[in-house]
RNA sequence: GCCGAGUUCCUGGGCGUCUGCGCCCAGGAAGCGGGGGAACCACUGCGAUCCGGCAGGACAGCGGAUCGCCGGGGCGAAUCGGCCUCUUCCCGAGGCUGUAGCGCUGGGAAAGCGCGAGCCCGUCAGCUCACCCCGUAGGC
Numbered sequence: 001g002c003c004g005a006g007u008u009c010c011u012g013g014g015c016g017u018c019u020g021c022g023c024c025c026a027g028g029a030a031g032c033g034g035g036g037g038a039a040c041c042a043c044u045g046c047g048a049u050c051c052g053g054c055a056g057g058a059c060a061g062c063g064g065a066u067c068g069c070c071g072g073g074g075c076g077a078a079u080c081g082g083c084c085u086c087u088u089c090c091c092g093a094g095g096c097u098g099u100a101g102c103g104c105u106g107g108g109a110a111a112g113c114g115c116g117a118g119c120c121c122g123u124c125a126g127c128u129c130a131c132c133c134c135g136u137a138g139g140c
Stems, first nucleotide, its partner, number of pairs: 001140003007030010031136006041126001045069008071124001072121004080098007101115005
């Protein structure tokens, strides 16, 4: 100097020092980033059965009731599929192959290449004023 929110300042202690200052630890303030959290607004799944309603019957759709099933969310680009194996199916795991998206090379475009992870909360979170909580690292 670059990517990044990941910076700046103050106080105390320790260490180093070329005495200019630098580093480490703790606390505080500001800035920045993220999460939680009203009103208004938005949303309110799937399946089965029954009932209602339509000039007679049935199906679908619509409305209602009952029962059953499914947890959900956050950071991050890292989501969503297809095929194969374990395994007959579901779940899960592994492999292959795409993909939303992200990154690199580049003035830009085209084109090419790479990534498309991981972790956390713990049955709870739509948005969100006030307010509350957390982070302020890493890498080249």

The RNA shown here (c-di-AMP riboswitch aptamer (ydaO/yuaA leader)) has 140 nucleotides and comes from an uncultured Solirubrobacteraceae bacterium.
The sequence was found by an Rfam model in a public genome assembly.
Rfam family: c-di-AMP riboswitch aptamer (ydaO/yuaA leader). Its family is annotated with cyclic-di-AMP binding and regulation of gene expression in the Gene Ontology.